[in-house]
Context: one part of a larger RNA
Molecule: small-subunit ribosomal RNA, central domain
Organism: Bacilli bacterium
RNA sequence: UUGGGCGUAAAGCGUGUGUAGGCGGUUAAUUAAGUCUAAAAUUAAACCCUAAGGCUCAACCUUAGUUCGUUUUAGAUACUGGUUAGCUUGAGUAUAGUAGAGGCAAGUGGAAUUUCUAGUGUAGCGGUAAAAUGUGUAGAUAUUAGAAGGAACAUCAGUGGCGAAGGCGACUUGCUGGGCUAUAACUGACGCUGAGGCACGAAAGCGUGGGGAGCGAAUAGGAUUAGAUACCCUAGUAGUCCACGCUGUAAACGAUGAGUACUAAGUGUUGGAAUUAUCCAGUGCUGAAGUUAACGCAUUAAGUACUCCGCCUGAGUAGUACGGUCGCAAGGCUGAAACUC
Repeated sequence: UUGGGCGUAAAGCGUGUGUAGGCGGUUAAUUAAGUCUAAAAUUAAACCCUAAGGCUCAACCUUAGUUCGUUUUAGAUACUGGUUAGCUUGAGUAUAGUAGAGGCAAGUGGAAUUUCUAGUGUAGCGGUAAAAUGUGUAGAUAUUAGAAGGAACAUCAGUGGCGAAGGCGACUUGCUGGGCUAUAACUGACGCUGAGGCACGAAAGCGUGGGGAGCGAAUAGGAUUAGAUACCCUAGUAGUCCACGCUGUAAACGAUGAGUACUAAGUGUUGGAAUUAUCCAGUGCUGAAGUUAACGCAUUAAGUACUCCGCCUGAGUAGUACGGUCGCAAGGCUGAAACUC
């Protein structure tokens, strides 16, 4: 545990899907459960509350009364609920178009780095603020030709696009999800939210098997320094990549839950339609009313309202201990107190 809040002070679950539950468009009829009215019964006394009175006041005492609740009966029918029959604006379907790094799989390509082979060629190369470790006469660096292998895809590129979020960027093909616009043909409230549940979820990490060019925790060496378990340099293992399985966390951020309706304008940009007035859907900037402690937000709200969920309640102790549960482990989720201020 009322209340007040959740962009930055404590506080929006990382995201979706969806069960129970909560809430729910419009018309008519019906019902009378909620709701409202009246009456009756009950609600022991004391107490509480209100009014009046009595002790000189007060406490205290006395009298009267209201209220609440429950039940029954008789009514009312606007709203909520139930039932029946409809409606089309919410929602969905259909048809015709359309944009896109949306996802999965297979194949292909060029530039670059590295290594190897062969040629030319000779003494340095590399690296830094300066050096050294390193590398090179067993021929390096440079340059030419060829080969191998792995990873990433310059330009286009854009407060551009797509996706629920994480995220997605060479090209081609196959499979596949969602969106937007127009028509208003079909269904006829089929909707919104969503405790639990289920699914997805960057990087790092773990298991098994591959792969390993570059980069590179750890590690080694060289410097710097008073020291240097660092910053700089030379090497370099896990890892980074692939397949399958696990982990389930991030400043998972717009630090802003989802949905619906309403509330000045101006100006870019993406997609679609058009009767070339403009309309719809995204994505930015500036700004009115309003709001905010301020910063700012402002039709993509942090404005005005409603519905549903999550969360907060001084700081530290502490996201710790204990218990439970999940995990191979690392750890995750749930989550205190004593004590101090």